[in-house]
This is a predicted structure of a 95-nucleotide RNA (Glycine riboswitch aptamer).

RNA sequence: GUGAACUCCGGAGAAUCCCCGCAAGGGGUACCGAAGGUGCAAGGCGGCGUAACGCAGCCGCUGAAUCUCUCAGGUCAAAGGACGGAGCAAUUUGA
Numbered sequence: 001g002u003g004a005a006c007u008c009c010g011g012a013g014a015a016u017c018c019c020c021g022c023a024a025g026g027g028g029u030a031c032c033g034a035a036g037g038u039g040c041a042a043g044g045c046g047g048c049g050u051a052a053c054g055c056a057g058c059c060g061c062u063g064a065a066u067c068u069c070u071c072a073g074g075u076c077a078a079a080g081g082a083c084g085g086a087g088c089a090a091u092u093u094g095a
Stems, first nucleotide, its partner, number of pairs: 002090001006087005015029001017028004030075003036071001037069001039067001043062006
């Protein structure tokens, strides 16, 4: 300097909607973004191009997020929860 797993603490949003069903469950409409997943800007790399090199241009690949989409998930509470803090433990580099 990085920081997996684990433990503790904090941690937002959105219908306790409608229909079927004894229940389990299934279906519908609206909505949310902070599990997971999708998309991409600059930049980087490569190609085309040139006598050659380079710039520009075009094409391809790569390319982040709390952005974006809403597939998944979610819409009282509980649980979950990105992320943050503390602990524990580990690894790398240097002296």

It was read from a public genome assembly, where an Rfam model found it.